[in-house]
RNA sequence: AUAUCCAGAGGGCAAACCCGGCGAAAGCCGGGGACGCAAAGCCAUGGGUCUAAGGUCACAAAUGUGACUAUGGCUGCCAGGCUGCACGG
Numbered sequence: 001a002u003a004u005c006c007a008g009a010g011g012g013c014a015a016a017c018c019c020g021g022c023g024a025a026a027g028c029c030g031g032g033g034a035c036g037c038a039a040a041g042c043c044a045u046g047g048g049u050c051u052a053a054g055g056u057c058a059c060a061a062a063u064g065u066g067a068c069u070a071u072g073g074c075u076g077c078c079a080g081g082c083u084g085c086a087c088g089g
Base pairs, nucleotide, nucleotide: 005089006088012037013036017032018031019030020029021028022027035076041082042081043080045079046078047077048074049073050072054069055068056067057066058065059064
């Protein structure tokens, strides 16, 4: 000096839940709140997963029901890429 692991002072993020807003929904944003997090910082690239407005199809003939579908999401599910704090073991 580099890689990996452990630790976490100062400081950082913020699950569930509640309130307000946006959205068809999944979910997102703001405020409160802390279960946790050493990348819980950034990127939907691969896998995974959630939703199905629109579309297609089937049944039907109702302004209906069902199936499939991401062009919509989730990185606090895993992998990959980029960057960073501390400077103790």
Background
The prediction has a mean pLDDT of 84. This is a predicted structure of an 89-nucleotide RNA (c-di-GMP-I riboswitch aptamer) from a Peptococcaceae bacterium. The organism belongs to Peptococcaceae, within Bacteria.